A computed fold for a 73-nucleotide RNA from a Candidatus Saganbacteria bacterium, annotated as transfer RNA.
[in-house]
RNA sequence: GCGCCACUAGCUCAAUUGGCAGAGCAGGACACUCUUAAUGUCAAGGUUGAAGGUUCGAUUCCUUCGUGGCGCA
Numbered sequence: 001g002c003g004c005c006a007c008u009a010g011c012u013c014a015a016u017u018g019g020c021a022g023a024g025c026a027g028g029a030c031a032c033u034c035u036u037a038a039u040g041u042c043a044a045g046g047u048u049g050a051a052g053g054u055u056c057g058a059u060u061c062c063u064u065c066g067u068g069g070c071g072c073a
Base pairs, nucleotide, nucleotide: 001072002071003070004069005068006067007066010025011024012023013022019056028042029041030040031039049065050064051063052062053061
């Protein structure tokens, strides 16, 4: 330099002919318990890596860029 893959909650990951952004764990509150742990219930937590484009509508399609990984030279 070229090609390919990944980027979504604090962490690990889902989410398809484009149509309400979710789960588990962690953290918080409450219940239970002599206390803790475990268990249960509830709530909260997101500029979907960035900027543009297409579209009535974009995590999803297109372009450029960034970060990481793999391969080739």
Its mean pLDDT, the model's own confidence on a scale to 100, is 80. Its Rfam family is "tRNA". Rfam's curators write: Transfer RNA (tRNA) molecules are approximately 80 nucleotides in length. The organism belongs to Candidatus Saganbacteria, within Bacteria.